[in-house]
Context: one part of a larger RNA
Molecule: large-subunit ribosomal RNA, domain I
Organism: Candidatus Hebobacterum abditum
RNA sequence: GGCACGUGGUGGAUGCCUUGGCAGAGACAGCCGACGAAGGACGCGGCCAGCGGCGAAACGCCUCGGGGAGCUGCAAGCAAGCUUUGAUCCGGGGGUCUCCGAAUCGGGAAACCGGGCAGGAGUCAUGUCCUGUCACCACCGGGCCAAUCCAUAACCCGGUGGAGGGUACCCGGGGAACUGAAACAUCUCAGUACCCGGAGGAAAAGAAAGCAACCGCGAUUCCCUGAGUAGUGGCGAACGAAAGGGGAACAGCCUAAACUCGCGCCGUGUCAAGGCCCCAGCCGUUGCGGCGCGGGGGUCGUGGGGCCGGACCGGACGGGACUGGGGUCCCGUCGGGGAGUUACCAAUCGUGCUGUUAGCUGAAUUGGCCUGGAACGGCCAGCCAAAGACGGUGAGAGCCCAGUAGGCGAAAGCAGCGCGACUUCCUGGGUCUGGUUCCCAAGUACCACGGGGCACGAGGAAUCCUGUGGGAAUCCGGGAGGACCAUCUCCUAAGGCUAAACACUGUCUCUGACCGAUAGCGAACUAGUACCGUGAGGGAAAGGUGAAAAGAACCCCGCGAGGGGAGUGAAAUAGAACCUGAAACUGCGUGCCU
Repeated sequence: GGCACGUGGUGGAUGCCUUGGCAGAGACAGCCGACGAAGGACGCGGCCAGCGGCGAAACGCCUCGGGGAGCUGCAAGCAAGCUUUGAUCCGGGGGUCUCCGAAUCGGGAAACCGGGCAGGAGUCAUGUCCUGUCACCACCGGGCCAAUCCAUAACCCGGUGGAGGGUACCCGGGGAACUGAAACAUCUCAGUACCCGGAGGAAAAGAAAGCAACCGCGAUUCCCUGAGUAGUGGCGAACGAAAGGGGAACAGCCUAAACUCGCGCCGUGUCAAGGCCCCAGCCGUUGCGGCGCGGGGGUCGUGGGGCCGGACCGGACGGGACUGGGGUCCCGUCGGGGAGUUACCAAUCGUGCUGUUAGCUGAAUUGGCCUGGAACGGCCAGCCAAAGACGGUGAGAGCCCAGUAGGCGAAAGCAGCGCGACUUCCUGGGUCUGGUUCCCAAGUACCACGGGGCACGAGGAAUCCUGUGGGAAUCCGGGAGGACCAUCUCCUAAGGCUAAACACUGUCUCUGACCGAUAGCGAACUAGUACCGUGAGGGAAAGGUGAAAAGAACCCCGCGAGGGGAGUGAAAUAGAACCUGAAACUGCGUGCCU
């Protein structure tokens, strides 16, 4: 020096464990903000650095409920206190809520600096302090008013609203490249990533100018299927429907126009015209035409509506349409009937029930023996069960604890549903029929050219959107059925609203041939922390004594660290650098070889 065996050190693998994650299911909830949000800064504790909580009323205040013996967070200890006159704790409502932040009195290098006005505190007075208020934009209403005569702009006041944030989801406006095509340009990636705007608890879409096929369907959305089909495609790579069928959920409506009435303005209008109709009287810028605003009317595809006429049905009372009589029409009140807060018009309150935001109750062994430190184990003997889910307890507990099945519970807030108030509609009109041809959404449809979007790359390319140019018709109208034409069929564009089924996130409960500390979220622990970076940004490591601290009094060596005794404990080679404690590496002892 090597090898072997034994025994230690180092080290932290492995096993076991789980407070944390991951994925999914069901139910429920879903916007916050000038009444100052989201997110922060700085403070608040007797001793308080961090986390959590709170805001100068600062580990908390008031009140209403729950609860019932301890309490002053994580988090020990000391000190000082609170509490059956009900604390701590849990839930509802309220109060307080510094400074920054849309940040909004002005400024500013966020959490700071400096002001005006009104009122107050303080001072002899100034300085100082406190409370309130003072940004901008839009719309509405009002005031005042210049060049400039009228007027308008500007300016001022009041009211209402906006501004900013939000993981993901949604709609819209913009919009890549790497990549794939084994290169690459059309193409693909992909209308993805990303940027911007907007909205909401959902958003979008939505009541056929739709599909279909000679049969029929009947708004939209979502799922399964149709189907990797039909198609598209340097027919390469690749992209990729729809109808139909089966389900989820279901809901339909309002305008514009014709016509009519009222008001305002403009034009025109005295042989008048006109004033609801008939007769008589009377009045006469009341008329006619146009424009604007408002009320009525009207909303459809077996076309619908208007206007004129006819037929039938329909409570009461009062008033009006120049006067009187009759008719007709209009308005109001009562009665009767219907509907409603998510569309169809729209605001609010009361009450009841259900749910929710705290909780309560809840059966049956503390039986024997054995092992053990400990019984929840073994043997024996019982009991409950609408409860044998799960977790804890000194090992493996239906009957020990917390619970579970079942049952019960809210002063206050919230949600849903019902009823009532309330509002609104009908009755005041409706149905049928004949005539008339007045209306039925215009720089629209459509066409040409250039683009985009449709699964569809210009293709035979319809359908949808529109930059430029041209440019209709009103139902004997017009669009579509994949160029186009005819026949046939379907449907009525150029205005608008609309719940549910569907997306996402959170909460609660449950589940897992999901992970178990190099795994599972980056994060089981003071984690988006420490640390790195000017910054955008990047981004860790780090769990386990024991059943219980019983965490080793006392003695000895040592400055201490550390160790030896003693003691605790089932165990201390469980001693805090703490479960198990592999390997590399390394010490000691013994043997063998050199």